[in-house]
This record gives sequence, structure tokens and C1' cells, in this order.
RNA sequence: CUACUGGAGAGAGGCUGCCUUCAAGGCCGCCCACCGAAGGAGCAAGCCUGCAUCGCCAGGUGAAUCUCUCAGGUAAACCGGACAGCAG
Repeated sequence: CUACUGGAGAGAGGCUGCCUUCAAGGCCGCCCACCGAAGGAGCAAGCCUGCAUCGCCAGGUGAAUCUCUCAGGUAAACCGGACAGCAG
């Protein structure tokens, strides 16, 4: 990297409009609430650098399933899905 398997959380919220003969259902936008496991952003130790000042100093670097919630998502199904298992 590829195939297969497993894979959580949170609204069947409100308004308007559209698709639809009607109904049922679906969708864009806006508002409120909520979730973290696509992506994105943030940092601890450590390491590196700097200095009339050697410090509980400043700057840089720096991981995650942690934090944020920009993006994404919030009945089931579908899709997506960090990560894990297995095979090549």
C1' cells in the first nucleotide's frame, strides 16, 4: 500500500425554501443544542539554539485515542470512520 473482518459518540430538534400529483420521504440554507474516531489546529517531557543577565529565562523543535471543534458528524439502514486483527 492492497483485500477481508471488527469498529464508538452525539437532535427522527426548530424555521424557511426546493424535489415530490398527494402522502410518506429526501435535500440546500439559517438558528439553537450536542459529539470527536476523516482531515485540520494546540502542547508535556526530552532535544537544539540564544545571552553584559545562565534563569522557575527566551526562541525553535516536539506524540496521542489528550485538548480545541475550523471542517465533519448527531434514529435505523447506507456512506464515512481513528484504531485493531488477519493475509499478501
A computed fold for an 88-nucleotide RNA from uncultured Polaromonas sp., annotated as Glycine riboswitch aptamer. Its Rfam family is "Glycine riboswitch aptamer". Rfam's curators write: This family represents the bacterial glycine riboswitch. The RNAcentral record of the sequence draws on MGnify. Model confidence (mean pLDDT): 81 of 100. Lineage of the source: Bacteria > Pseudomonadati > Pseudomonadota > Betaproteobacteria > Polaromonas.